A computed fold for a 352-nucleotide RNA from a Thiohalomonadaceae bacterium, annotated as Bacterial RNase P class A.

[in-house]
Order: sequence, then C1' cells, then structure tokens
RNA sequence: GGAGUCGGCCAGACAGUCGCUGUGCCUUCGGGCACGGAGGAAAGUCCGGGCUCCACAGGGCAGGGUGCCAGGUAACGCCUGGGCGGCGUGAGCCGACGGAAAGUGCCGCAGAAAAGAUACCGCCGAUGGCCCUUUCGAGGGUACAGGUAAGGGUGAAAUGGUGCGGUAAGAGCGCACCGCGCCGGUGGCAACACUCGGUGGCAGGGCAAACCCCACCCGGAGCAAGACCAAAUAGGGGAACGAUGGUGUGGCCCGCACUGUUCCCGGGUAGGUCGCUACAGGUGUCCGGUGACGGGCAUCGCAGAUGAAUGGCUGUCCACGACAGAACCCGGCUUAUCGGCCGACUCCCCCU
Repeated sequence: GGAGUCGGCCAGACAGUCGCUGUGCCUUCGGGCACGGAGGAAAGUCCGGGCUCCACAGGGCAGGGUGCCAGGUAACGCCUGGGCGGCGUGAGCCGACGGAAAGUGCCGCAGAAAAGAUACCGCCGAUGGCCCUUUCGAGGGUACAGGUAAGGGUGAAAUGGUGCGGUAAGAGCGCACCGCGCCGGUGGCAACACUCGGUGGCAGGGCAAACCCCACCCGGAGCAAGACCAAAUAGGGGAACGAUGGUGUGGCCCGCACUGUUCCCGGGUAGGUCGCUACAGGUGUCCGGUGACGGGCAUCGCAGAUGAAUGGCUGUCCACGACAGAACCCGGCUUAUCGGCCGACUCCCCCU
C1' cells in the first nucleotide's frame, strides 16, 4: 500500500421565527413563563417474561414446543464459553447437532439389485451334467446346472480401504497397515478427546425438517387486560306512608287478576378517572468471572397522547442526509437502512 474478518458508535449541524403537546408555577381565566417531547430498528408480532382478569388439590391423557455439553438470565427457541462436523491460506464463519440395534413407513430416475437383496456385462470350470479322446490312471472341450462380488456399468448412496497371500475364479477366506465397533485406562463438571492398553474380522446403507421413541418445558385470554367514580333507561330488593282502597270480571256477595306515592340500596349506559410510564432503568467507576453476566458505590430523571402532540417556514454551512413514527412495559430474534467514524485481528506485496 492492497484485500478481508469481527465488534462498537453516529443517523445532517447551528440560529431565528410561527405552531402542537405533557408537567410545574403564575393568572385579570383570555392566557403567560420555565422545562421535557420517537428509534436503532419505535417495524414484523416470531419467541420469552412482567402486569391484569378467569380457571386451577394432585397426577395422567391429548395437543404444542425444545433437543451436543456447561453456564448466564425474571425467562427464552436468546446470549456466552466449550465439544463435534463442514467451509476458508487465515482472522473467522455456518450447523433442528438426542435415538435408525423398540416398531412402522419411505428411498424418484437409472440400475440385475435400494436392505438380511441380487447376477446385466464380465470372471471361473473346483463339483454335477453333456460331448470327444483314452494307455482306463486320466486328459480336452462345452457353459446346462452352478460358483463368484475382484473388474465394468447404474446411482446421491451398492454391505470398510490398500497391499500381500490364497483360490478354479474369487471373497476378511488368512495376514499386515489404515479405518470401525466394544471393554478398560487417562484427562475433562460434561459434551468429548487420547501418540494409551485389550478385544472383535467387522455388525443392521440412508431418511426422525416421516410417523414414532426418549428427556425436558408449556392452563386460557390479553391494556378494547382490568379497577374506580357515575347522569340516564329497563328490570330487581328494602323501608315508610296510604285507603282496607281503586280498576276489571259479575245483577250482587265471596273469590280471582291487575294496581299507588316518596326515599334508600343496587344496577352501570353516556361521560370521566386510574392502569400510564420509576424502572429486570440510564451513565460513570471499582470488584469477581475467559465470557455472557453478577455485586458494591456515586450520580441522573429521560415522550405518555386518546381524533391521538413530536411539525412548518427562513437563513448559513457541509460530506447534501437512508430506512422509518411510540400507543401497557421489558428481554431477544428477524427484516429495512444514504453516508461516515473508531477499535481489535488476518492474508498478500513493497521498503528498512
């Protein structure tokens, strides 16, 4: 100097002016003054939790989710560290990464055969058959039965690999090395690892993001949750008052049916208030930890609307400004995003 990896940060700036909105103070009730007023994702609503109401003895079934190990956390499908596998020269990145020896199922096309299978081409002629020769011991031929999994061919995948021996030809059939399984040892909390020892010729190819099995987790609905105040209306309850009434039925009596005024309770519509923003909070620093994170101290107060504010204009400057707008709150993940800055690290080239 070039190329790259990882982590973090900023999100036009300043001034003037006119508005909008929350809180506090003042007020002559008209308003005035001071301070605050979107984001890193406020987004998707995909996970987890707080909070609220409902349900709930406990356990099980069904259903859903998660899935290497350890840790962090309020919790998680998140994060950190580690293991294993894959990619990269490397910094580093990616991985639903339990079980295929409980059972069931599936494996397109091609191929003979896709799972306790098979013989298409090829190889063989030991064994049986057939033919020929024969000195009757056997020899030669054929490829019908048969043997074979070395070689070819198909496929993503074909029942360990290489070599030597062996054989009719072959084959873990035997042996050596490599690989693999099992048992033990060592290290590690564990996943797992090992230049460790022994043992087995070596087992049943793949798919569980197919059913399933195993382990663990999960009650439902959501701030239009929910709580309080409370005009009105219908219906309800109680008390007091009132005539032993009134109306209807009926010729009349009895009987039967209906029926008053006031107040209170209660009810909960309109409307209003709360929930509502102070907190698993921000910043700084010290301590513990590899780290996620935890603890101590100091300090700060940082939107809270409900037709719903956070904006418009002017000027100056620059690198000419992306994605985007809170609605109960918080932790994550994912997605969108102009341009720029900082730190750590890797590889290549050059110079000394």
Its mean pLDDT, the model's own confidence on a scale to 100, is 79. The organism belongs to Thiohalomonadaceae, within Bacteria. Rfam family: Bacterial RNase P class A. Rfam's curators write: Ribonuclease P (RNase P) is a ubiquitous endoribonuclease, found in archaea, bacteria and eukarya as well as chloroplasts and mitochondria. The family's RNA type in Rfam is ribozyme. Rfam links the family to the GO terms dimeric ribonuclease P complex, tRNA processing and ribonuclease P activity.